[in-house]
């Protein structure tokens, strides 16, 4: 330098054009317990990496950029 994959909640990830973006874990409160843990109930969560474009409508499609990973090439 070329190509491919990924970026969504504190963490691990789903969702791949259509109303108000979800799960598990975590965190908070309560019940239970002498107390803690576990269990159960309720709650807490996001400008979907950034900018621009396409569209009636974008987390989703396109372009560029940023960050992470992989393969190949170049140099030697």
């Nucleotide at each position: 330098g070329g190509c491919c994959c990924c970026g969504u909640a504190g963490c691990u990830c789903a969702g791949g054009g259509g109303u108000a973006a979800g799960a598990g874990c975590g965190c908070g409160u309560g019940u239970c317990u002498u107390a803690u843990a576990a269990a159960c109930a309720c709650g807490u969560g996001g400008u979907c990496g950034g900018u621009g474009g396409u569209u009636c409508a974008a987390a989703u499609c396109c372009a560029c950029c940023c960050g992470g990973g992989g393969c190949c090439a170049c140099c030697c």
Transfer RNA from a Dehalococcoidia bacterium, 76 nucleotides, folded computationally. It matches the Rfam family "tRNA". Rfam classes the family as a transfer RNA. The prediction has a mean pLDDT of 83. Taxonomically the source falls in Dehalococcoidia (Bacteria, Bacillati, Chloroflexota). The sequence is in RNAcentral, with records from ENA.